[in-house]
Molecule: SAM riboswitch aptamer (S box leader)
Organism: Actinacidiphila acidipaludis
RNA sequence: CGCUCAUCCAGAGGGGCAGAGGGAACGGCCCGUUGAAGCCCCGGCAACCCUCCCGCCGACCGCGAGGUCACCACGGUGGGGAAGGUGCCAAUUCCGUCUCGCGACGCGACCUGCGGCGCGAGGAAGAUGAGGA
Numbered sequence: 001c002g003c004u005c006a007u008c009c010a011g012a013g014g015g016g017c018a019g020a021g022g023g024a025a026c027g028g029c030c031c032g033u034u035g036a037a038g039c040c041c042c043g044g045c046a047a048c049c050c051u052c053c054c055g056c057c058g059a060c061c062g063c064g065a066g067g068u069c070a071c072c073a074c075g076g077u078g079g080g081g082a083a084g085g086u087g088c089c090a091a092u093u094c095c096g097u098c099u100c101g102c103g104a105c106g107c108g109a110c111c112u113g114c115g116g117c118g119c120g121a122g123g124a125a126g127a128u129g130a131g132g133a
Stems, first nucleotide, its partner, number of pairs: 001132001003131006013042005021031003025097004043089003048085002052080006058069004093125001098122006105115003
């Protein structure tokens, strides 16, 4: 940066400074003087990137468990760990916003229209990571 891809119902907080806001916008609903934002310290969560460790990858045979031969590493893939680079540690990205479908209801009225509500799917926007220009 009107760029690409992946993920977003899981998880994880204490202290110090500070002193009124914060949850991206708007609406709702929450959090906050029993201390918000911000900064610092320590701790934790997670597994996107990187690193390390372990297994697998081809051909043939067999219903299958598996066997035989070949290869042995760049790579791909599955699992584990968490040293490093980020990120994160109220509420599903707190919920909704736009579109579609379904449901009961209300209004209007016999055309199956409008409205809000609930549920579901998708989208938009945002966040984070890895890339790109």